Order: sequence, then C1' cells, then structure tokens
RNA sequence: GCAGGCAUAGCCAAGUGGUAAGGCAAGAGGCUGCAGACCUCUGAUCCUGGGUUCGAAUCCCAGUGCCUGCU
Repeated sequence: GCAGGCAUAGCCAAGUGGUAAGGCAAGAGGCUGCAGACCUCUGAUCCUGGGUUCGAAUCCCAGUGCCUGCU
C1' cells in the first nucleotide's frame, strides 16, 4: 500500500428495514433482628459524520479504532 472482518449498557452478547432480547455487574424496593440467598423494578441518541427511505442498529458512502491475510 491492497483486501476482508469487527465496533450495540460498566462487561459479555442477540437483533439484517417498523422505536434493541438475555446474562453478569450496579442502583432502588420487598423479605430478614442484621447480612446472604431469593423476588420485583430501573438503565443503551447501537464508534463518528453524511446519504437513501414514510421509517435505519440494520442498506449505501466517507472517516476513526481493533483484528486477520497478501505484498
């Protein structure tokens, strides 16, 4: 330099056009004499900027970071 892949909550991770599942952690409440366990509840402008679309995490373009391969 060229090509491919990945980027979603503090962490892991699903979702491939119709307002984002789940687990761990965290916070609040219940329970308990206290704690643990258990139960209920709470939280994400989806890496950034544009574009297409009635509608974009999803499709397109550019950029950033990481990984892999080739030279």
The prediction has a mean pLDDT of 82. Transfer RNA from a Candidatus Pacearchaeota archaeon, 71 nucleotides, folded computationally. Its Rfam family is "tRNA". By type it is a transfer RNA.